[in-house]
Description:
A computed fold for a 475-nucleotide part of an RNA from an uncultured prokaryote, annotated as small-subunit ribosomal RNA, 3' major domain. RNAcentral holds the full RNA, with entries from ENA.
Context: one part of a larger RNA
RNA sequence: UGACGGGGGUCCGCACAAGCGGUGGAGCAUGUGGUUUAAUUCGAUGAUACGCGAGGAACCUUACCUGGGCUCGAAUGUGAGCGCAAUGACCAGAGAUGGUCAGAGUUCUUCGGACGUGAAACAAGGUGCUGCAUGGCUGUCGUCAGCUCGUGCCGUGAGGUGUUGGGUUAAGUCCCGCAACGAGCGCAACCCCUACUGUUAGUUGCCAUCAGGUUAAGCUGGGGACUCUAACAGGACUGCCUAUGCAAACAGAGAGGAAGGUGGGGAUGACGUCAAAUCAUCACGGCCCUUACGUCCUGGGCUACACACGUGCUACAAUGGUCGGUACAGAGGGCAGCCACUUCGUGAGAAGGAGCCAAUCCUUAAAGCCGGUCUCAGUUCGGAUUGUAGUCUGCAACUCGACUACAUGAAGCUGGAAUCGCUAGUAAUCGCGCAUCAGCCAUGGCGCGGUGAAUACGUUCCCGGGCCUUGUACA
Numbered sequence: 001u002g003a004c005g006g007g008g009g010u011c012c013g014c015a016c017a018a019g020c021g022g023u024g025g026a027g028c029a030u031g032u033g034g035u036u037u038a039a040u041u042c043g044a045u046g047a048u049a050c051g052c053g054a055g056g057a058a059c060c061u062u063a064c065c066u067g068g069g070c071u072c073g074a075a076u077g078u079g080a081g082c083g084c085a086a087u088g089a090c091c092a093g094a095g096a097u098g099g100u101c102a103g104a105g106u107u108c109u110u111c112g113g114a115c116g117u118g119a120a121a122c123a124a125g126g127u128g129c130u131g132c133a134u135g136g137c138u139g140u141c142g143u144c145a146g147c148u149c150g151u152g153c154c155g156u157g158a159g160g161u162g163u164u165g166g167g168u169u170a171a172g173u174c175c176c177g178c179a180a181c182g183a184g185c186g187c188a189a190c191c192c193c194u195a196c197u198g199u200u201a202g203u204u205g206c207c208a209u210c211a212g213g214u215u216a217a218g219c220u221g222g223g224g225a226c227u228c229u230a231a232c233a234g235g236a237c238u239g240c241c242u243a244u245g246c247a248a249a250c251a252g253a254g255a256g257g258a259a260g261g262u263g264g265g266g267a268u269g270a271c272g273u274c275a276a277a278u279c280a281u282c283a284c285g286g287c288c289c290u291u292a293c294g295u296c297c298u299g300g301g302c303u304a305c306a307c308a309c310g311u312g313c314u315a316c317a318a319u320g321g322u323c324g325g326u327a328c329a330g331a332g333g334g335c336a337g338c339c340a341c342u343u344c345g346u347g348a349g350a351a352g353g354a355g356c357c358a359a360u361c362c363u364u365a366a367a368g369c370c371g372g373u374c375u376c377a378g379u380u381c382g383g384a385u386u387g388u389a390g391u392c393u394g395c396a397a398c399u400c401g402a403c404u405a406c407a408u409g410a411a412g413c414u415g416g417a418a419u420c421g422c423u424a425g426u427a428a429u430c431g432c433g434c435a436u437c438a439g440c441c442a443u444g445g446c447g448c449g450g451u452g453a454a455u456a457c458g459u460u461c462c463c464g465g466g467c468c469u470u471g472u473a474c475a
Base pairs, nucleotide, nucleotide: 001475002474003472004471005470007469008468009467010466011465012464013463015459016458019422020421021420022419023418026314027313028312029311030310031309032308033307034305035304042053043052064300065299067297068296069295070294076123077122078121081117082116083115087102088101089100090099091098092097107114108113125289126288128287129286130285134283135282136278138276139274141272146185147184148183149182150181151180152161153160154159165176166175167174191266192265193264194263196234197233198232199231200230201229202228206223207222210221211220212219237260240254241252242251244249316415320374321373322372323371324370325369326368332363333362334361337356338355341352342351343350344349381412386407387406388405389404390403391402392401428451429450430449431448432447433446434445
């Protein structure tokens, strides 16, 4: 100087408390451990692994296993030479691959070439090892308020001071004081979205007034008022008032205002810590393989199953289930696409078929509300499991897809010890969309809107952190 203390002081955080809803019990989904296996590819492992890499494993992916092949090699570049669109069929084989046959005659041209094929040769290739050789990127402490430097001063020196103290703040934020005076990286602000207003603009959006028109409808003429769209501007600064205070600042059911003291949200992550994670995104040092640890293919596996754990979904019901009627979003996506409408089918869907490269066309919102029924039961709750019959995607749904119909109708009556999230348009609850994607194991992830709470006395205690101080045989 740090680190640590079941030392002290002080401050903060959904840290506790006060509340609301869960997890832990059940079934299923998914990840992991373990076990099994020819293989169940690899990585991630307290917090900071476990719906994680994977934003989509039937083949492919694929790295694993079995078997069958190749050895300048599966791909790419240079390339002498050759050609001027190239293909089709058959046989063997699981395919990779091997063999046979048929043929056509050709594009542009500045006649160099473009383009295709292509011997030899040169560069191969490795998801093999080392993240404890590395770059890059990432998690965490933590969006915590800290981390440092120049000059000066103090100390033999390590180092200190500044950065401590008194107040204040979300903040090393600001004020006052002070052997310090300044400065940098962080904080804040500048950026984006959202809440209010105005200006400009008016189509594909809108419809108040006027006219036409319809069973109805901005449907038509028309209009820019309104909503909205999208560019610019204004607006909030403790600016004003009162009280306290030297000041910074704080308090007020104060005024005005759409918004009030950081208005709400996002992006933004200092010096560093954990030899943290990643050699399997990529790059790269070293080591290793080279008729194989490279590479092509078939089939299988990654989907196994006495069990254990994590994360979720659905429930156990009446604030509910079911049937009928009826209302209101936002944000996205669409041409190998989104699909109105019609017909067929109980349905998943199929056959036709209009519009739309989209403020134009397509994509039902659901909870809600109004009625009927069920009357507390393992039930008209719950839907696992299983059987049968189908639909769709795709060479192909056996291992191993999703969905539909009929039948079946398991556990489960609110969950031990323990444990998690959340402070407001939040929790809870309801549906909608997107990426990946032929299809989908999505109940996941990322967004969007609808309905919409309760509670916070307080900081004694648990956890984590900041500052000052103290002890130490620790570094």